[in-house]
């Protein structure tokens, strides 16, 4: 610079043909237990990187741009 992939809770990640955003860990509150760990119940968290467009409706299609990871060039 070129291509390609990714970017969804505090971490890790899902998410089907465009139609209420989800899981498991973490925290927090219960229950259990002399305690603590494990366990089992519930609760809370989301600008689905930002911007534009298409659409009756986008996390999803398009598109621009950012930030990551690979490849590939270039290094006189």
């Nucleotide at each position: 610079g070129c291509c390609g992939a990714c970017a969804u809770a505090g971490c890790u990640c899902a998410g089907c043909u465009g139609g209420u955003a989800g899981a498991g860990c973490u925290c927090c509150c219960g229950a259990u237990u002399u305690g603590u760990a494990a366990u089992c119940g519930g609760a809370u968290g989301g600008u689905c990187g930002c911007g534009g467009g298409u659409u009756c409706g986008a996390u999803u299609c398009c598109u621009g741009c950012u930030g990551u990871c690979g490849g590939c060039a270039c290094c006189a």